[in-house]
Molecule: Bacterial RNase P class A
Organism: Ignavibacteriales bacterium
């Protein structure tokens, strides 16, 4: 130089012109009406994976199933997050050593309790995949002229495989083996640093049954359901429950008329007026659909200063209100600016996280490949 990764920032500005929600403030009686102001999508608003808050249902106590989480400590309203710190693998470089192996530094990844509770797997290959075995191989020992065969030891070498029963080097030995010795490596004690996980230092031990538990499962900690279409006020119409006492006289009858009950007008009488058994009218009533309403956005808020922490966060102080629709707006075009305006993508309770998606942009750090020197 390119490329990949990780981390962090930014996600185009200005101006005209048209139109859209939503609020404010005039005009108006009043309005879904006018005019003006002022506001209007993300870093992911997504995917609904966790965890809260909020709302209802449900619940005396315990247990069973069943789910999720597991290294240590801290942050947090809570979390499976997030900060740090331990360990552990890879990888690159480098230093120590005869070797095994140890170790510093970078950068990355780590569901990282328990495999002697038990029960189960562990393809292929391979002599063997866990009561340990013997293809090839080494060696003794009998036969044999000899190839070689037949008992036996062995497990250093070779071969299998993701993993092979501790390495490495010396002794030893028929060959050989922790069979011995030093190292390394592993277990156990003890002491010392640490909150703790673990570490670090000596002693002891020849060395023990090898992975899997993101197979059952043991252990320990946790866990109640629905999810704003939650749930809450008001509540047209249908449907459904009650109520709306009635007498006399004329008349075939409708209907007249007088009493009488209710209701209206009015403080009250008097008067007027309307009704009075209706499958069709009025009144009540409770439950509830359409609708409206309100939950809705001021909140575990946000900016900026300072002060406590290695960090996650915390805590003062000052100032600030930033969309809230409901078929659903948050828009179009046109110039100019910049090298250039291009990606994924659209709020729907409402907050902390993951987590997946993306740009031809800035900065940073590793890694790789290339070219010069």
């Nucleotide at each position: 130089u390119a490329a990949g990764c990780u981390g962090a920032g930014a996600a185009g500005g200005c101006a005209a012109u048209u139109g859209c929600u939503u609020u404010g403030u005039u005009u108006g009686a009043a309005a879904u009406a006018a005019a003006c102001a002022a506001a209007g999508a993300g870093g992911a608003a997504a995917g609904u994976c966790c965890g809260a808050a909020c709302a209802c249902c449900a619940u005396a106590g315990a247990g069973c199933a069943g789910g999720c989480u597991g290294c240590c400590a801290g942050c947090u309203a809570a979390c499976a997050g997030c900060u740090g710190g331990g360990g552990g693998u890879a990888u690159g470089u480098g230093a120590c050593g005869u070797a095994a192996g140890u170790u510093a530094c970078a950068u990355a990844c780590u569901a990282c309790a328990g495999a002697a509770a038990g029960u189960g797997c562990c393809a292929c290959a391979g002599a063997a995949a866990a009561u340990a075995u013997a293809c090839c191989g080494c060696c003794u020992u009998a036969a044999g002229a000899a190839a070689u065969u037949a008992a036996g030891g062995u497990a250093a070498g070779g071969g299998u495989g993701a993993a092979a029963a501790g390495g490495c080097a010396g002794g030893g030995u028929a060959a050989g083996a922790g069979c011995c010795u030093a190292c390394c490596g592993c277990a156990c004690u003890a002491u010392c640093a640490g909150u703790a996980a673990u570490g670090a230092u000596a002693g002891u031990g020849g060395c023990a049954g090898g992975g899997c538990a993101a197979a059952c499962c043991u252990c320990a900690g946790u866990c109640g359901g629905u999810g704003c279409a939650a749930g809450a006020u008001c509540a047209a119409g249908c449907a459904g429950g009650g109520g709306c006492u009635u007498g006399g006289a004329u008349u075939u009858u409708u209907a007249u008329c007088c009493a009488c009950c209710a209701g209206g007008u009015u403080g009250c009488u008097c008067a007027c007026u309307u009704g009075g058994c209706a499958u069709u009218g009025c009144c009540c009533c409770g439950g509830g659909u359409a609708g409206a309403u309100c939950g809705c956005u001021g909140g575990a808020g946000c900016a900026u200063u300072c002060a406590g922490g290695u960090g996650a966060c915390u805590g003062a102080a000052u100032g600030c209100c930033a969309a809230g629709a409901u078929a659903a707006a948050u828009a179009a075009u046109u110039g100019c600016c910049u090298a250039g305006a291009u990606a994924c993508a659209g709020a729907a309770u409402u907050c902390g996280g993951c987590u997946u998606a993306u740009u031809a942009c800035u900065c940073a750090g590793c890694u790789u490949a290339c070219u010069u020197c």